[in-house]
Molecule: Bacterial RNase P class A
Organism: uncultured Desulfovibrio sp.
RNA sequence: GGAGUCGGACGGGUCAUCGCCGCGGCCGCAGGGUCGGGGAGGAAAGUCCGGGCUCCACAGGGCAGGACGCUGGGUAACUCCCAGGGGGAGCGAUCCCCGGAAAGCGCAACAGAGAGUAGACCGCCUCCGGUUUUCGGAGGUAAGGGUGAAAGGGUGGGGUAAGAGCCCACCGGCGGGUGUGGUGACAUGCCCGGCCAGGCAAGCCCCGUCCGGAGCAAGACCAAAUAGGAAAGUGUUUGAGGCCGGCCCGGCCGAUACUUUCGGGUAGGUUGCUUGAGGCGGCGGGUAACCGUCGCCCUAGAGGAAUGAUGACCGCCCCGUAUGGGGAACAGAACCCGGCUUAUGUCCGGCUCCGUCC
Numbered sequence: 001g002g003a004g005u006c007g008g009a010c011g012g013g014u015c016a017u018c019g020c021c022g023c024g025g026c027c028g029c030a031g032g033g034u035c036g037g038g039g040a041g042g043a044a045a046g047u048c049c050g051g052g053c054u055c056c057a058c059a060g061g062g063c064a065g066g067a068c069g070c071u072g073g074g075u076a077a078c079u080c081c082c083a084g085g086g087g088g089a090g091c092g093a094u095c096c097c098c099g100g101a102a103a104g105c106g107c108a109a110c111a112g113a114g115a116g117u118a119g120a121c122c123g124c125c126u127c128c129g130g131u132u133u134u135c136g137g138a139g140g141u142a143a144g145g146g147u148g149a150a151a152g153g154g155u156g157g158g159g160u161a162a163g164a165g166c167c168c169a170c171c172g173g174c175g176g177g178u179g180u181g182g183u184g185a186c187a188u189g190c191c192c193g194g195c196c197a198g199g200c201a202a203g204c205c206c207c208g209u210c211c212g213g214a215g216c217a218a219g220a221c222c223a224a225a226u227a228g229g230a231a232a233g234u235g236u237u238u239g240a241g242g243c244c245g246g247c248c249c250g251g252c253c254g255a256u257a258c259u260u261u262c263g264g265g266u267a268g269g270u271u272g273c274u275u276g277a278g279g280c281g282g283c284g285g286g287u288a289a290c291c292g293u294c295g296c297c298c299u300a301g302a303g304g305a306a307u308g309a310u311g312a313c314c315g316c317c318c319c320g321u322a323u324g325g326g327g328a329a330c331a332g333a334a335c336c337c338g339g340c341u342u343a344u345g346u347c348c349g350g351c352u353c354c355g356u357c358c
Base pairs, nucleotide, nucleotide: 001354002353003352004351005350006349007348008347009346010345012314013313014312015311016310017309018308020039021038023036024035025034026033027032041330045341046340048339049338050337051336052335053215054214055213056212065211066210067209068208069207070084071083072082073081074080085098086097087096088095089094099206100205104204105203106200107199121145122144123141124140125139126138127137128136129135153171154170155169156168157167158166172196174193175192176191177190178189179188180187181186219271220270221269222268229262230261231260232259233258234257235256236255241253242252243251244250278297279296280295281294282293283292284291285290316327317326318325319324
C1' cells in the first nucleotide's frame, strides 16, 4: 500500500426570531393573556419471538395442536446472550450448522442396466451351438469401465473358472463392556463382537422440554338526552275486563296518564399513562453474558394529527490556487420492557492474508 474479517462510537453544537403540542405558576367571571419549563430513535420500523400489566376461564391429569432441541451458565422470560463441545467452509482472522434415519411409513428430478430385500450396459469367466479373426445363446461375477448429488467400507494377502468379508491381517466406522480426564457435551485408551448399517426429520413420525385465551379498542370510575325496565304516589275509566257468593256502593288487580325515585347501558368525561426487570458513574464478584452495592439523575405521554422553519457563527465532508460555492443518510413515539431482523450516513479500533522497503 492492497484485500479481508470482527467489534465499538456518533447520528452536528450554540444563539436569535417566528410557529406547533402538553405541563406548572400568576391574572381574568369567561373567551383568553403572561411567565417558566419540557417535547422522537438507534432503529421509534417489521410485529417475528419472550415477558410485565389487565380482564376472562381454571380441582387435578390427559388427548389434540403449536414452538423449541449439543453442554454448562445468564435472565422476569426467550427461538436471545455468554462460555465451551462436535462437525463443516476458508491459507488465515473468522464464519456457518447442531436430538433421533439399526422404531416405522414415505420421498429422491435428470442420467443410468440398477436408487435401497441392490444391480449385469461394457468388461471378465465357464458351458453350448454355428463359423473357427469372430458371432449367437444359457449361466456366474460387483475386481475394472461407464451414469449420477449419491452405486451398499478401504489397503494388502489368501482363495476362485473368474470374482466376492467368501476367509484372514491392518485401518476406518458401528454396537457392547471398561479405565482415565472433564460439572457436562465430549476427549482419549483397552477388551469383545458381527463383517458394515447410504441421504432427507423444514414430509409424516419418535423422544424430551415448554405453552389456557384475549389484549391498553385490556380494564376501572363518573355519567346526559331519547327509548325501554322496576318501584311508589296521585288521578281517570266504569257503557263493555277480572275478583270480593248474586245486585249496588266501595275496594283490590288490571289498563292508562302524570310525578318522583332506582338500576342497566349509549354519547361524553376521568383514569390506566409512564419511576421503570430505568439511565449514568465508582467499587466489588465473575473468563464472559451478567450480578451485587453506593452515589447522582428524571428523560414525550397525545386527538390518529404536536415535536417545525428561517437566519448567524462554529465543527465535519466535497469542489476550487483563492475570495467562494455545495452537501449531510435511514426514518418518526402511542401501555411498557428484553431480544431478533431489516433500512441507513460517517468515524475509530483490534485481528488476518498478500506485496514492497528498512